Context: one part of a larger RNA
RNA sequence: UGACGGGGACCCGCACAAGCGGUGGAGCAUGUGGUUUAAUUCGAAGCAACGCGAAGAACCUUACCAAGUCUUGACAUCCUUCUGACCGGUACUUAACCGUACCUUCUCUUCGGAGCAGGAGUGACAGGUGGUGCAUGGUUGUCGUCAGCUCGUGUCGUGAGAUGUUGGGUUAAGUCCCGCAACGAGCGCAACCCUUAUCAUUAGUUGCUACGCAAGAGCACUCUAAUGAGACUGCCGUUGACAAAACGGAGGAGGGUGGGGAUGACGUCAAAUCAUCAUGCCCCUUAUGACCUGGGCUACACACGUACUACAAUGGCGAUCGAACAGAGGGAAGCAAGACAGCGAUGUGGAGCCAAUCCCAAAAAAUCGCCCCAGUUCAGAUUGCAGGCUGCAACUCGCCUGCAUGAAGUCGGAAUUGCUAGUAAUCGCAGAUCAGCAUGCUGCGGUGAAUACGUUCCCGGGCCUUGUACA
Numbered sequence: 001u002g003a004c005g006g007g008g009a010c011c012c013g014c015a016c017a018a019g020c021g022g023u024g025g026a027g028c029a030u031g032u033g034g035u036u037u038a039a040u041u042c043g044a045a046g047c048a049a050c051g052c053g054a055a056g057a058a059c060c061u062u063a064c065c066a067a068g069u070c071u072u073g074a075c076a077u078c079c080u081u082c083u084g085a086c087c088g089g090u091a092c093u094u095a096a097c098c099g100u101a102c103c104u105u106c107u108c109u110u111c112g113g114a115g116c117a118g119g120a121g122u123g124a125c126a127g128g129u130g131g132u133g134c135a136u137g138g139u140u141g142u143c144g145u146c147a148g149c150u151c152g153u154g155u156c157g158u159g160a161g162a163u164g165u166u167g168g169g170u171u172a173a174g175u176c177c178c179g180c181a182a183c184g185a186g187c188g189c190a191a192c193c194c195u196u197a198u199c200a201u202u203a204g205u206u207g208c209u210a211c212g213c214a215a216g217a218g219c220a221c222u223c224u225a226a227u228g229a230g231a232c233u234g235c236c237g238u239u240g241a242c243a244a245a246a247c248g249g250a251g252g253a254g255g256g257u258g259g260g261g262a263u264g265a266c267g268u269c270a271a272a273u274c275a276u277c278a279u280g281c282c283c284c285u286u287a288u289g290a291c292c293u294g295g296g297c298u299a300c301a302c303a304c305g306u307a308c309u310a311c312a313a314u315g316g317c318g319a320u321c322g323a324a325c326a327g328a329g330g331g332a333a334g335c336a337a338g339a340c341a342g343c344g345a346u347g348u349g350g351a352g353c354c355a356a357u358c359c360c361a362a363a364a365a366a367u368c369g370c371c372c373c374a375g376u377u378c379a380g381a382u383u384g385c386a387g388g389c390u391g392c393a394a395c396u397c398g399c400c401u402g403c404a405u406g407a408a409g410u411c412g413g414a415a416u417u418g419c420u421a422g423u424a425a426u427c428g429c430a431g432a433u434c435a436g437c438a439u440g441c442u443g444c445g446g447u448g449a450a451u452a453c454g455u456u457c458c459c460g461g462g463c464c465u466u467g468u469a470c471a
Stems, first nucleotide, its partner, number of pairs: 001471002003468003007465002010462004015455002019419005026309002029306005034300002042053002064295003068291003073125001077124002079121006088103005106115003127284002130282003136278002138273003141269001143267001148187006154163003167178003193261004198229007207219003211216001232255001235249005311412001315371005329360003334353002339348003378409001383404007425447007
């Protein structure tokens, strides 16, 4: 100087407390461990691994296993030589790849050749999701959006170092003020950026309607999207040290960083990643490379994590389908209306739409009736039968529909978790990935609470101080 303390003082955070809802019990989905297996590819491991890489494993993906194959190679460059093709089509063979035969079949030219493509050969080489993240780059997590981390000059100290950065106040903040052997500065904080909340101006089509049956007309309103205004403790009062600031008020759409996002200092964890990529070294080279068929990644006594659905009456079912109300998205190898067929999944057909125009699209929680507290008109697992869709192909191993079946479950031990406002809870909608497959993820809006006395205690963090046999 740090680090640590079941030392002290001060401060903060859904850290506790006050509340609301969960997890832990059941079924199922998914990930992991374990076990099994020919293989169940690999990675991630307290917080900070475990609906994680994976925004989508039937083949492919795929890296794993079995079998069958290839060896200058599936991919790249160079050299020698041969051919004129390559692609495509037909037949045989094969589980498929591979292989065999036949048909078709180049361009330019100064006729020397050149380009391109294929076959053969030779070796340089290719190739490796093989090892090492404790050799690395790059990227990322975490402490933590915590308020810290440093430097120049000066001064003090023999020196390591100190000071500045401590102190009195204040703040979300090393934020600002005052003081001070310090004076300044840098990276962080804040602001500048995006979005949301108000208004004005400009612009009105595909949007809107004070006009109209419509055509049309108009741009006031809604809205769209560009510019600008607006919020700064600016004004008033009180407190304060005549400061910084705090509290209350006015005006205002909004008040004290208005809400949200992006933004992550010096560093810590030899944290994660050699399997995104790049890369040193080591290793394989008729195989640890490459191709193909089938299987596996989906196994199942069990254990754990994360979700979904319930255990019901604030509910379940039926009816009313317009006589309610969104936002944000997607659409051409696409979205698909009306109509028709079907109980339905869906099918036939195809108007319109390269989309403020058309479509997905029905928003759901709402209203009326029945049920009357039961393992039920709760719950829906499991199983059987019959179908639909995608796709060469749904057996291993997809999703959906109808009929039947109707399991556990009556609110969950110890323990543990999220959340402070348009939040929790609850209700639906959309998108990426994607042929098909969503209870996951990322967004979107609808309805919409309770509580916070307070900082003694638990956890984490910041500053000062003190002790130390630690560095």
Small-subunit ribosomal RNA, 3' major domain from a metagenome, 471 nucleotides, folded computationally.
Its Rfam family is "Bacterial small subunit ribosomal RNA". Its family is annotated with ribosome and structural constituent of ribosome in the Gene Ontology.
The full RNA is in RNAcentral, with records from SILVA.
The prediction has a mean pLDDT of 81.